[in-house]
């Protein structure tokens, strides 16, 4: 240095739920909260999943659709703390 990840150490993030705000919705931000996480840091690049305003179709109701969203769904890329076996 690389791989790797320990009943190590120093730190970090913050599920669900709730408050307020944004959004058509999915969801996001904010404050609380702490299920968990060795990348639960960043990127929407590939796949997967969610929503369907507008649009299109069909008729009075439904269907299709991402340019919207999810990185705490899986992979990939970039970066990072520590140093047992």
């Nucleotide at each position: 240095u690389g791989u790797c990840g320990a009943u190590a150490a120093u730190a970090g993030c913050a599920c669900a739920c709730c408050u307020g705000c944004c959004g058509a919705a999915a969801g996001g931000c904010u404050g609380g909260g702490c299920c968990g996480c060795a990348a639960a840091g960043u990127c929407a690049u590939g796949g997967a999943u969610c929503u369907a305003a507008a649009g299109c179709a069909a008729u009075u109701u439904u269907g299709c659709c991402a340019g919207g969203a999810u990185u705490g769904c899986c992979a990939g890329a970039c970066u990072g703390c520590c140093g047992a076996a």
The RNA shown here (c-di-GMP-I riboswitch aptamer) has 85 nucleotides and comes from Peptococcaceae bacterium UBA2264.
Its mean pLDDT, the model's own confidence on a scale to 100, is 88.